[in-house]
RNA sequence: CGAGUCGGUCAGGCAAUCGCCGGCAGACGUCGCGCGAGCGGCGGGCUGCGGGAGGAAAGUCCGGGCUCCACAGGACAAGGCGCCAGGUAACACCUGGGAGGCGUGAGCCUACGGAAAGUGCAACAGAGAGCUGAACCGCCUAAGUUGCGCGCAAGCGCGACCGGUAAGGGUGAAAAGGUGCGGUAAGAGCGCACCGCACGCGUGGUAACACGGCGUGGCAGGGUAAACCCCGCCUGGAGCAAGGCCAAAUAGGAAUCCAACGGUGUGGUCCGCACCGGAUUCGGGUAGGCUGCUCAAGAUCCCCGGUGACGUGGAUCGUAGAUGAAUGAUUGCCCGGACGCCUGUGGGCGUCCCGACAGAACCCGGCUUAUCGACCGACUCGACUU
RNA sequence: GGGCCGUUAGCUCAGUCGGUAGAGCAGCUGGCUUUUAACCAGUUUGUCGUGCGUUCGAUUCGCACACGGCCCACCA
Numbered sequence: 001c002g003a004g005u006c007g008g009u010c011a012g013g014c015a016a017u018c019g020c021c022g023g024c025a026g027a028c029g030u031c032g033c034g035c036g037a038g039c040g041g042c043g044g045g046c047u048g049c050g051g052g053a054g055g056a057a058a059g060u061c062c063g064g065g066c067u068c069c070a071c072a073g074g075a076c077a078a079g080g081c082g083c084c085a086g087g088u089a090a091c092a093c094c095u096g097g098g099a100g101g102c103g104u105g106a107g108c109c110u111a112c113g114g115a116a117a118g119u120g121c122a123a124c125a126g127a128g129a130g131c132u133g134a135a136c137c138g139c140c141u142a143a144g145u146u147g148c149g150c151g152c153a154a155g156c157g158c159g160a161c162c163g164g165u166a167a168g169g170g171u172g173a174a175a176a177g178g179u180g181c182g183g184u185a186a187g188a189g190c191g192c193a194c195c196g197c198a199c200g201c202g203u204g205g206u207a208a209c210a211c212g213g214c215g216u217g218g219c220a221g222g223g224u225a226a227a228c229c230c231c232g233c234c235u236g237g238a239g240c241a242a243g244g245c246c247a248a249a250u251a252g253g254a255a256u257c258c259a260a261c262g263g264u265g266u267g268g269u270c271c272g273c274a275c276c277g278g279a280u281u282c283g284g285g286u287a288g289g290c291u292g293c294u295c296a297a298g299a300u301c302c303c304c305g306g307u308g309a310c311g312u313g314g315a316u317c318g319u320a321g322a323u324g325a326a327u328g329a330u331u332g333c334c335c336g337g338a339c340g341c342c343u344g345u346g347g348g349c350g351u352c353c354c355g356a357c358a359g360a361a362c363c364c365g366g367c368u369u370a371u372c373g374a375c376c377g378a379c380u381c382g383a384c385u386u
Numbered sequence: 387g388g389g390c391c392g393u394u395a396g397c398u399c400a401g402u403c404g405g406u407a408g409a410g411c412a413g414c415u416g417g418c419u420u421u422u423a424a425c426c427a428g429u430u431u432g433u434c435g436u437g438c439g440u441u442c443g444a445u446u447c448g449c450a451c452a453c454g455g456c457c458c459a460c461c462a
Stems, first nucleotide, its partner, number of pairs: 001382010012334007020052002023049004028043006054357001058368002061366005066239004073271004078235005083097005098112001099110004113230002118228002120224002136169002138165003144161007177195006196219001197217005202211003243291004253282006262276004284461003298317005304311002335355002337352006387458007396411004405442001413429005435451005
């Protein structure tokens, strides 16, 4: 210098003017109470002060808090998770490790229990598709039966039948360890050496697992569980339109169903528990206010423990609460980008419906997805120079 | 805001414990008819919403995304 990997930060900046939402304080007006000083209520009004979107607020995919139904109980069903250890309120998340795969490397990826409990599936092609199994082409004629030819004979040669053979070809996604030597009629773990594999023991490790440790076995038991299933662990349901309080209005209506071995209490069944008239549909009325509501497993920094996720302790800060739904608009300057022009090559001037993705809605922890760019740190590879 | 479904031919819909997808209507061609309709015969049409994965193989199984649709207030 070029190419790349990992982690992190920001998400144009400043000022002025005009608005929007909510908080606090004050003044004013008005109503009520009080003899009175005053107190309290009301005002989509006035003035001042300080506050006002995100890293994803999104998708609603997981996990929790909170609320109601028994502060949720038992059995089955259903669903989810799945290498090991740890973290956590919890998780399908995170951290560390193992195994496998990719990359020269920094690093990255993995739904990664069980196929030796059982069942199923494998179209087409192929001789054969699932275990003690397959002969289409090819290879072989040693053993058995036999034909022909040669030969005095022993026998030899060619062929047929019955056979042998999983080395080679071919089919397929997949066809029963690999290489070499021996062996054989030809072959084959048939035998041997090395490599691989399985099992047992040992050693190390909390464990997953590892071993260039030892021994045994010629080698079986191919794939699929994001097919049923088996094993282990986990899960009750609903959701702030939950739930609580106040106000207003109406026809306290109609139909159907169930009846006390019944019905309801939320949504799969049964039991249990609680309550006793209830459920569904149609019709009627109101579509207003308060609460839940934002201080929260909170944020930042420091000490200590831990490889780390994280934990204990301390200090400081306290940070939007809208509901036909606020968080904006205009102007100026600066920063960055694109385009055009000029140039003394340093730069200057002008234009731009140029400045990503997108916007809270009960609140957190994650995951996933979208995202113009800019900057910082650590590291890798290549080339060159010293 | 919360919950739940769907996407297959031009239209309306089937399909599936994974093996290359159909029906009706519509369209096209021919026949019948003087002609049209009806009728008869034949025939065409799919990125199975998109992407990634599991698998030998995906419309079907899993995940992510896109688009569309439905339901949910209170009172008696």
Predicted 3D model of RNase P RNA and transfer RNA as a complex of 462 nucleotides.
It holds a member of the Rfam family "Bacterial RNase P class A". Its family is annotated with ribonuclease P activity, dimeric ribonuclease P complex and tRNA processing in the Gene Ontology.
The coordinates come from a structure-prediction model, not an experiment, and the mean pLDDT is 79.